[in-house]
Context: one part of a larger RNA
RNA sequence: UUGGGCAUAAAGCGUUUGAAGGUGGCUUUUUAAAUCCGCCAUCAAAUCCCAAGGCUCAACCCUAGAUAAACGAUGAAAACUACCAAGCUAUAGUGAGGUAGGGGCAGAGGGAAGCUUCGGUGGAGUGGUGAAAUGCGUAGAGAUCGGAAAGAACACUAACAAUAAAAGCACUUUACCAGGCCGACAUUGAAACUAAGAGAUGAAAGCUAGGAGAUCGAUGGGAUUACAUACCCGAGUAGUCCUAGCCGUAAACGAUGGAUACUAGGCAUUGUGUGUAUCGAUUCAUGUAGUACUGUAGCUAACACGUUAAGUAUGCCGCCUGGGAGUACGUUCAUAAGAAUAAAACUC
Numbered sequence: 001u002u003g004g005g006c007a008u009a010a011a012g013c014g015u016u017u018g019a020a021g022g023u024g025g026c027u028u029u030u031u032a033a034a035u036c037c038g039c040c041a042u043c044a045a046a047u048c049c050c051a052a053g054g055c056u057c058a059a060c061c062c063u064a065g066a067u068a069a070a071c072g073a074u075g076a077a078a079a080c081u082a083c084c085a086a087g088c089u090a091u092a093g094u095g096a097g098g099u100a101g102g103g104g105c106a107g108a109g110g111g112a113a114g115c116u117u118c119g120g121u122g123g124a125g126u127g128g129u130g131a132a133a134u135g136c137g138u139a140g141a142g143a144u145c146g147g148a149a150a151g152a153a154c155a156c157u158a159a160c161a162a163u164a165a166a167a168g169c170a171c172u173u174u175a176c177c178a179g180g181c182c183g184a185c186a187u188u189g190a191a192a193c194u195a196a197g198a199g200a201u202g203a204a205a206g207c208u209a210g211g212a213g214a215u216c217g218a219u220g221g222g223a224u225u226a227c228a229u230a231c232c233c234g235a236g237u238a239g240u241c242c243u244a245g246c247c248g249u250a251a252a253c254g255a256u257g258g259a260u261a262c263u264a265g266g267c268a269u270u271g272u273g274u275g276u277a278u279c280g281a282u283u284c285a286u287g288u289a290g291u292a293c294u295g296u297a298g299c300u301a302a303c304a305c306g307u308u309a310a311g312u313a314u315g316c317c318g319c320c321u322g323g324g325a326g327u328a329c330g331u332u333c334a335u336a337a338g339a340a341u342a343a344a345a346c347u348c
Base pairs, nucleotide, nucleotide: 004320005319006318008302012317014201015200016199017198021194022193023192025088026087027086028085031082033081035077037075038074040072042070049065051063053061054060091191092188093187094186095185097182098181099180103177104176106174107173108172109171110154116148117147118146119145120144121143125136126135163168206246207245208244209243210242211241216239219235221233222232257316259314260313261312262311265294266293268291269290270289271288272287273286274285275284277282298305322347323346330341331340332339333338
């Protein structure tokens, strides 16, 4: 519990596709379902309302009367919604041209660094810290020179830059695939928006099986300390990586659902078009699609937001209403861990 809200107070599903449903551009025609108007019938009495009257008043009683609404029948109207038919191109798509990109997937190749290992030189320390110790070292460490292997990540460029639905995405190169943007035309002709349920995808950690194992590292050791389940130091298993399959959650954040229209500017930048100047690189002006900053009106509890709105409106979905509690029980899913759905008592 509403004529209210959802960036930060409770509240936007992590993201997306999409059947049902809801909503839906412009012009003309039809019908009359919804809508609106007239008229008819009905809605017992009492009650309520209203005007008289009667109990000495009143409550009470009695008589007469009415509005509105509802449902049904019938007649008319045709602007809007809907329906029928025909058309349009401003929404949306398709084709051809150009274009930017860490967009995806698969293959091939690369160097730097660290670790390990082999060989040479060499001979006592090294390592680490605030200080130490654990640790490593005469079975030859650390240092230095040369060779080799394996794994993971790709310095600089690098940008409030790009790109993707989100998660995400960066060494080089090749093949294949997807989406965007720009400009002129052709074409379809409302084919659109949203989306309960459903499908797909979804970081890290975790799980199953098989590989791989350099680094880091949940763990135990040395210190510190009143304690030290930490910060510091030395080791190091699972994991971190790959393949196949699960899990389905994050402060999955812009803490801001998707779409459309309208409402001052300035400045910067990425992609792209046009015009002007120029021998040219390029510069200037202007359009468009993004990405940032600043800011007017407006809005806001304030902070702030401000054409990328948290402004002004429309349509659709999701969600909120103290704690208990995202818990119990039940159900579904999962190998499990758990996930999803989701109360009440009580209290205030």

The part of an RNA shown here (small-subunit ribosomal RNA, central domain) has 348 nucleotides and comes from Ailanthus altissimus.
Its mean pLDDT, the model's own confidence on a scale to 100, is 87.
Its Rfam family is "Bacterial small subunit ribosomal RNA". Rfam links the family to the GO terms ribosome and structural constituent of ribosome.
RNAcentral holds the full RNA, with entries from SILVA.